[in-house]
A computed fold for a 528-nucleotide part of an RNA from a metagenome, annotated as small-subunit ribosomal RNA, 5' domain. RNAcentral holds the full RNA, with entries from SILVA.
Context: one part of a larger RNA
């Protein structure tokens, strides 16, 4: 000088950061990833309408998926982000510079399609087992769910002769024509296949650099290369056979111990040195170990199955669970907060949208822990009161200090006023353009209206009243700024280093007065 500090004494506001460094210890409870009815059968609950029964005349039972919605189910994204931790890792990891054999959902831009059948299986309906998590059977049933046909610009594979391969529909709007009165038909939106390219995000490779330990000195056999095969999205001993017999190493292998790295942070004048809390980047884990399934992406914290410890249910036959998300408990510990409030903003995911979910986020609580502001009043005011300490008994000092006399109200309190953070989006409604067969619908541009604050009793401005509610620590032997006195008597103590203290102690208590700092001040620990 600095600290994610803790401790002691003390403690008025704001503002703005930070807040389990320990046991990657074990968690009771509540959120934390849910959306889509504009994909589909459909209708458990709630409403509204309509009808019918009852009656107590405004309630009650019912029945209608036509309607607003929607539990449960099938089917689409989304749960691979975001949030947490640092266990593991000394190099499958990070930085920094490069490659090349690769793959990308949504996005954006180009091409070219989107025609025609089909059979399931859930929800339900029955019947059965089960203490129960749950499950078996047998039957209906749809779809953008499945699976064949038919095309095939471009994709792919090939011996270059030829081969293969796909989709799905929904919703608004409409003038003719057709119509079995559903709709065909067109037309716009957003879906959906296939390619090519871009963006983005990811996987792989090389260099170099990245802590101590030689009281670790020789390690390696899939080990090092080649050839055939296999796999992978790619390239490789990545695996396999089968050949060769290499590979690394005093320029430290291998072993041992410690540690996530990084941009940074603290010091230092500067090389260095120590550290890697918060913020950002990458990694890596999710109760231990393992191990696959979906899937554009995972070997998946809050999905799966396997074991294992450990806790909970149990009818003992059998089962549930994983806070290294937010909040909270217990333990551990010098220590580290609330079982808050809102999606207003910012981004997220879903959805045509309206919205629904967001412990991400935005705020608010708590705590001097930090950094910074800002207050506890101002001027005047010698009879130098009065009481303390000291005295050489004159006086000195506290000390303009205090009292009184004049003002001031900042912040706190009361009451009033009051900004910004809000930009929209939707919807309404005019203009203008664009698609169209169309002046329907739709988009897209500009105005105009109409909404949307959790913070919040905001900021901030104003009025009230009255010095009013607001100062303490530690030091005062030398280092190092600041001195008497009493008490004690090498005792009781003190001390960071010299050192103090056996009868006049500026170094121990205490007082009085000093000195530094001040909402703090000290004093521990670790580092520079």
């Nucleotide at each position: 000088g600095a600290u994610g500090a803790a401790c002691g004494c003390u403690g008025g506001c704001g503002g703005c950061a930070u807040g389990c460094u320990u046991a990657a210890c074990a968690c009771a409870u509540g959120c934390a990833a849910g959306u889509c009815g504009a994909a589909c059968g459909g209708a458990a609950a709630c409403g509204a309408u309509g009808g019918g029964a009852g009656c107590u005349u405004g309630c009650u039972c019912u029945c209608a998926g036509g309607c607003g919605u929607c539990g449960a189910g099938u089917g689409g994204c989304g749960g691979a982000c975001g949030g947490g931790u640092g266990a593991g890792u000394a190099a499958u990891a990070c930085a920094u510079a490069g490659g090349a054999a690769u793959c990308u959902g949504c996005c954006c831009a180009g091409u070219a399609g989107c025609g025609g059948g089909g059979g399931a299986c859930a929800a339900c309906u029955u019947g059965g087992g089960g203490a129960a998590a749950c499950u078996c059977a047998a039957g209906c049933u749809a779809a953008u769910a499945c699976c064949g046909c038919a095309u095939a610009c471009g994709c792919c594979c090939u011996a270059c002769g030829g081969g293969g391969g796909a989709a799905a529909g929904c919703a608004g709007g409409g003038g003719a024509u057709c119509u079995u009165c559903g709709g065909a038909c067109c037309u716009u939106g957003c879906a959906c296949u296939a390619u090519u390219g871009g963006a983005u995000g990811a996987g792989c490779c090389u260099a170099u650099g990245u802590c101590a330990g030689a009281u670790u000195a020789g390690c390696u056999u899939g080990u090092u290369g080649g050839u055939g095969g296999g796999g992978u999205a790619a390239c490789g001993g990545c695996c396999u056979a089968c050949c060769a017999a290499g590979g690394c190493g005093a320029c430290g292998a291998u072993c041992u111990g410690u540690a996530g790295c990084u941009g940074g942070u603290c010091u230092g004048a500067g090389a260095g040195g120590a550290c890697g809390a918060u913020c950002a980047g990458c990694c890596a884990c999710a109760c231990u170990g393992g191990g696959a399934c979906u899937g554009a992406g995972a070997c998946a914290c809050g999905g799966c199955c396997c074991a294992g410890a450990c806790u909970c249910c149990u009818a003992c036959g059998g089962g549930a669970g994983g806070c290294a998300g937010c909040a909270g408990u217990g333990g551990g510990g010098a220590a580290u907060a609330u079982u808050g409030c809102a999606c207003a903003a910012u981004g997220g995911g879903c959805g045509a949208a309206a919205g629904c979910c967001u412990g991400a986020u935005g705020c608010a609580g708590c705590a001097a822990u930090g950094c910074c502001g800002c207050g506890u009043g101002u001027g005047u005011g010698a009879a130098g009161a009065a009481g303390g300490c000291c005295u050489g008994c004159g006086g000195g000092u506290u000390g303009u200090a205090a009292a009184g006399c004049a003002c001031u109200u900042u912040c706190a309190g009361u009451a009033g006023g009051g900004a910004g953070g809000a930009a929209a989006c939707a919807g309404u409604u005019g203009c203008g353009g664009g698609u169209u067969a169309a002046u329907a619908u739709c988009c897209c541009g500009c105005g105009a209206c109409c909404u949307u604050g959790a913070c919040g009793u905001u900021a901030c401005c104003u009025a009230c009243a009255g010095a009013a509610g607001a100062a303490g620590c530690a030091c005062c032997g030398g280092c190092u700024a600041a001195c008497u006195c009493u008490g004690u008597g090498c005792c009781a103590g003190c001390a960071g280093c010299c050192g103090c203290g056996g009868u006049a102690a500026u170094a121990c208590a205490g007082a009085g007065g000093g000195u530094g700092c001040a909402a703090g001040c000290g004093u521990u620990a670790a580092u520079c």
Description: It matches the Rfam family "Bacterial small subunit ribosomal RNA". Gene Ontology terms of the family: ribosome and structural constituent of ribosome.